[in-house]
RNA sequence: GAGCAGCUUCUGGAGAGACCACGAAGGUGGCACCGAAGGAUUCACAAUCUCAGGUAAAUGGACAGAAGACAACAA
Numbered sequence: 001g002a003g004c005a006g007c008u009u010c011u012g013g014a015g016a017g018a019c020c021a022c023g024a025a026g027g028u029g030g031c032a033c034c035g036a037a038g039g040a041u042u043c044a045c046a047a048u049c050u051c052a053g054g055u056a057a058a059u060g061g062a063c064a065g066a067a068g069a070c071a072a073c074a075a
Stems, first nucleotide, its partner, number of pairs: 001073001007068006017031001019030004032055003038051001039049003
């Protein structure tokens, strides 16, 4: 100088019952359901499973955009 991937911050971010029972509430259990944390099946992809996670809000969320610092790399 450069700045993959990854990291940090900000923004956007789908799907599926806030159903039933209990509880002051947070929640817990049951049944049903979702697939975009992760995981498993697969040579790989797709697809599938749903252990975990999720189905009001909050939180989480693959992925995308911007910024920052750093590293590979180059001299």
Description: Predicted 3D model of a 75-nucleotide RNA (Glycine riboswitch aptamer) from Amphibacillus marinus. Rfam family: Glycine riboswitch aptamer. Rfam links the family to the GO term glycine biosynthetic process. Model confidence (mean pLDDT): 80 of 100.